The RNA shown here (transfer RNA) has 73 nucleotides and comes from an uncultured Aeromonadales bacterium. Its Rfam family is "tRNA". Rfam describes the family as follows. Transfer RNA (tRNA) molecules are approximately 80 nucleotides in length. By type it is a transfer RNA.
[in-house]
RNA sequence: GGGGAAUUAGCUCAGUUGGUAGAGCAUCUGCUUUGCAAGCAGAGGGUCAUCGGUUCGAAUCCGACAUUCUCCA
Numbered sequence: 001g002g003g004g005a006a007u008u009a010g011c012u013c014a015g016u017u018g019g020u021a022g023a024g025c026a027u028c029u030g031c032u033u034u035g036c037a038a039g040c041a042g043a044g045g046g047u048c049a050u051c052g053g054u055u056c057g058a059a060u061c062c063g064a065c066a067u068u069c070u071c072c073a
Stems, first nucleotide, its partner, number of pairs: 001072007010025004019056001027043005050064004
């Protein structure tokens, strides 16, 4: 220098061909216990890396850009 992949909640990750963004763990509250843990019920938490474009509508399609990983030279 060229090719490819990844980027979504605090963490690990889904989201199968455009139509209101989810799971597990973690956090908080309540119940249970003499207390802790475990268990049960509920709640909070997201500008979908960033910036544009297409569309009635974009995490998803297109372009640019950043970071990380990987292959080739």